The part of an RNA shown here (large-subunit ribosomal RNA, domain II) has 697 nucleotides and comes from a Pseudomonadota bacterium. The prediction has a mean pLDDT of 81. Rfam family: Bacterial large subunit ribosomal RNA. RNAcentral holds the full RNA, with entries from ENA. NCBI's taxonomy places the organism under Bacteria, Pseudomonadati, Pseudomonadota.

Context: one part of a larger RNA
RNA sequence: GCCAGCGAGUUCCCGACUACUGCAUUUUCCUUAAUCCCUUUUUGGGGAGAAGGGAAAGCGAAAGCGAGUCCGAAUAGGGCGUUUUGUAGUAGUCGGGAGACCCGAAACCGGGUGAGCUAACCAUCGGCAGGGUGAACUCCGUCUUUGACGGAGGGAGGCCCGAACCCGUUGCCGGUGAAAUGGCAUGGGAUGACCGGUGGUUAGGGGUAAUAUGCCUAUCGAACCCGGAGAUAGCUGGUUCUCCCCGAAAUAUAUUUAGGUAUAGCGUCCGCUGAUCCUUUUUUGGAGGUAGAGCUACUGGAUGGUCUUGAGAGCGCAAGCGAUCAAGAUCAACCAAACUCCGAAUGCCAAAAAAGGUUAAGCGGGCAGUCAGACCUGCCUGGAUAAGCAGGUAUGGUCGAGAGGGAAACAGCCCAGACUCCCAUCUAAGGCCUCUAAGUGGCUAUUAAGUGGGAAAGGUCGUGAAACCUCAAAGACAACCGGGAGGUUGGCUUAGAAGCAGCCAUCCUUUAAAGAGUGCGUAACAGCUCACCGGAAUAUGAGGUUUCGCGCCGAAAAUGAUCGAGGCUUAAAUAGCCCGCCGAAGAUGGAGCCCUGAAGUGAACUUUGUUCUACUUCAGGGGGUAGGGGAGCGUUCUGUCAGCAGUGAAGCCUCGUUGUAAAGCGAGGUGGAGCUGACAGAAGUGAGAAUGCUGGC
Numbered sequence: 001g002c003c004a005g006c007g008a009g010u011u012c013c014c015g016a017c018u019a020c021u022g023c024a025u026u027u028u029c030c031u032u033a034a035u036c037c038c039u040u041u042u043u044g045g046g047g048a049g050a051a052g053g054g055a056a057a058g059c060g061a062a063a064g065c066g067a068g069u070c071c072g073a074a075u076a077g078g079g080c081g082u083u084u085u086g087u088a089g090u091a092g093u094c095g096g097g098a099g100a101c102c103c104g105a106a107a108c109c110g111g112g113u114g115a116g117c118u119a120a121c122c123a124u125c126g127g128c129a130g131g132g133u134g135a136a137c138u139c140c141g142u143c144u145u146u147g148a149c150g151g152a153g154g155g156a157g158g159c160c161c162g163a164a165c166c167c168g169u170u171g172c173c174g175g176u177g178a179a180a181u182g183g184c185a186u187g188g189g190a191u192g193a194c195c196g197g198u199g200g201u202u203a204g205g206g207g208u209a210a211u212a213u214g215c216c217u218a219u220c221g222a223a224c225c226c227g228g229a230g231a232u233a234g235c236u237g238g239u240u241c242u243c244c245c246c247g248a249a250a251u252a253u254a255u256u257u258a259g260g261u262a263u264a265g266c267g268u269c270c271g272c273u274g275a276u277c278c279u280u281u282u283u284u285g286g287a288g289g290u291a292g293a294g295c296u297a298c299u300g301g302a303u304g305g306u307c308u309u310g311a312g313a314g315c316g317c318a319a320g321c322g323a324u325c326a327a328g329a330u331c332a333a334c335c336a337a338a339c340u341c342c343g344a345a346u347g348c349c350a351a352a353a354a355a356g357g358u359u360a361a362g363c364g365g366g367c368a369g370u371c372a373g374a375c376c377u378g379c380c381u382g383g384a385u386a387a388g389c390a391g392g393u394a395u396g397g398u399c400g401a402g403a404g405g406g407a408a409a410c411a412g413c414c415c416a417g418a419c420u421c422c423c424a425u426c427u428a429a430g431g432c433c434u435c436u437a438a439g440u441g442g443c444u445a446u447u448a449a450g451u452g453g454g455a456a457a458g459g460u461c462g463u464g465a466a467a468c469c470u471c472a473a474a475g476a477c478a479a480c481c482g483g484g485a486g487g488u489u490g491g492c493u494u495a496g497a498a499g500c501a502g503c504c505a506u507c508c509u510u511u512a513a514a515g516a517g518u519g520c521g522u523a524a525c526a527g528c529u530c531a532c533c534g535g536a537a538u539a540u541g542a543g544g545u546u547u548c549g550c551g552c553c554g555a556a557a558a559u560g561a562u563c564g565a566g567g568c569u570u571a572a573a574u575a576g577c578c579c580g581c582c583g584a585a586g587a588u589g590g591a592g593c594c595c596u597g598a599a600g601u602g603a604a605c606u607u608u609g610u611u612c613u614a615c616u617u618c619a620g621g622g623g624g625u626a627g628g629g630g631a632g633c634g635u636u637c638u639g640u641c642a643g644c645a646g647u648g649a650a651g652c653c654u655c656g657u658u659g660u661a662a663a664g665c666g667a668g669g670u671g672g673a674g675c676u677g678a679c680a681g682a683a684g685u686g687a688g689a690a691u692g693c694u695g696g697c
Base pairs, nucleotide, nucleotide: 001697002696003695004694005693006692011098012097013096014095015094016093017092018091019090020089021088022087023086028055029054030053031052035048036047037046038045039044058065059064068080069079070078071077101238102237104235108228109227110226111225112224113223119202120201121200122199123198124197125196126195127194128192130161131160132159133157137153138152139151140150141149142148143147165189166188167187170185171184172183173182204220206216207215208214213222241632242631243630244629245628246627251264252263253262254261255260265370266369267367268366269365270364271363272362273361277357278356279355280354281353282352283351284350285349286348292342293340294339299336300335301334303332304331305330306329307328308327309326310325311324314321315320373399374398375397376396377394378393379392380391381390382389404415405414406413419592420591421590422589424588425587426586430582431581432580433566434565435564439579441578442577443576444575445574446573452568458553459552460551462550463549464548465547466546467545468544469543470542471541480535481534482533483532485509486508487507490504491503492502515530519528520527593622594621595620596619597618598617599616600615601614602612603611604610605609633686635683636682637681638680639679640678641677642676643675644674651670652669653668654667655666656665657664658663
């Protein structure tokens, strides 16, 4: 991992509601509890037992009063009552108490077991090759002394080197190991606070500890074993057959509350009431302080001017002047979510009418789930007029709980809401060259950038369209030929400055025209050129401004990619118009199933009427998580009735067949002794998941 088996809402008591049943609805009604007796079903069955329980009256703390009562002075008002009958049992659902759907802690407490490991201590016994160093002290000799020096002996030390022994520094290996702590090499101590044997002592709120929270039997921030015990777990996981109908929420308030819970909201089921409800439109009447706007209408902010008052550096001998600052008045232009003299549109509330809606409404009761929401759109707040950001709002949308088609792929976008079947038709969004169903469809334009098929400010003599202005056969624009002068080298500056380094000025003359000079150039001149003029020659031509369409640049990132791909250029791109077609679980057509409502037929009965199932017709409906309701299938056992079986039961295997499903039936094989149907009843009643449990492979 797979397979098989086992594996989770149970039982008892109390209560609420619903259904059914019994007895009552009288002169009170229902019922037995404890206990006792009988018994061949013994946690059973039958009987006795009128004590108790419930109902029939409530209110008040109570005395008490009583269809009333309490508060109160109250015959006022208010609170709770009075109007409707129940009770016992069975079943179902839920609540409470119990382990209470199942599995799961870490922990807490009680009583015990441990010092054969290890820590410390006590008693006793044992171990330490060899080498080195050479303390005290003793003796001898010399010297003048208690002493010093020399020599000989001596053998101290938590001394030195280094085996055994003890330890475990560093590196590598090992790391399903040879080993649940090791191997190899290297290293520390090695006469000592040394190492070891045996016997003993200390125990968990504890011991021991040269202290590491270390050790106390592979377990230690509190050992292990059994018990309290099914501790508790607002947490995680799991929770087993089918079909039919409806179908949420992720909000408000409160919470030692925020991933929990309570009540309300939203769901479902039952009963009652019965035209109450919702949407849209119109009319009428209301509440309001948003958008906007405004502010000598308040509260604040904020800019400039004028005037007045006050302060005032500085100046002045003084009188005085006075930068500047503040306050007030006034003029002018402004700002505000927590400013408002004003003030919409929508929306909201109420009433009426009409239309539409499968009563969709209200009341009472049973049972829930939900309290982490997500994105999109409009409006808004925070943020940075950021976020797949955070928050709000909406009779919003979708997902959640929604499949199908489109967007290449893609919960929340666009289209559209899946009962089943059909090798039928029409459409939606989106598409129609090939992949790929349908047009290489039509007309008119644009684009040359593969723009289309990613991006801004800004730029653009790209190109198309439009408007306006100017020049032009008195010849324009471009190109060509010629001129482009004089005062003058203007003045200043400067080594020089002559149109052309720089500063100032920028006049006059001759002219067809020519600047005190547009650029190149020189050291400065010179030289070339331009503006400007003439000539020749050409043209429906030239120049400028503005607007619009489509382009272009702006454009740098890490594997190779900004059409899904191929590929596309009078298009398969873009703009506009038109025709046709494709395209979904949408709509239509055909066949069938189920549910709800209405009508009819039929049947039953307490024949008014109600109920039922069966059929027919009509109308409507059948996506679905949490969840509510309804109807069934199957398993084991029990009761009653009825059956099968060695001429082959159960079980197992294969095939066929029926039913909407759970499932049923038949045939054959295997097997070799029990089994089943109908109607009731009772449950250890359905397995794929729980790092489930046990076994097998």